[in-house]
This is a predicted structure of a 73-nucleotide RNA (c-di-GMP-I-GGC riboswitch aptamer) from a marine sediment metagenome.

RNA sequence: ACGACAAAGGCAAACCAGCCGCAAGGCUGGGACGCAAAGCCACGGGCCCUUUGGGGGCAGCCGGGUUGCCGAA
Repeated sequence: ACGACAAAGGCAAACCAGCCGCAAGGCUGGGACGCAAAGCCACGGGCCCUUUGGGGGCAGCCGGGUUGCCGAA
């Protein structure tokens, strides 16, 4: 670099409850649609919100950066 009818595990969509936020959305618990980086980063594109402010959000939208388990083909 690559990704198995392998092994050990991991994460957790929608939805529900509680809390925070004007909101997008986030956190906790439940819950699993899925994921080989569905770990992390807002750098570029895109989308969303806005108290329209050099404001805010989404990493499970795409690209990029970076770290990591296993070792068949």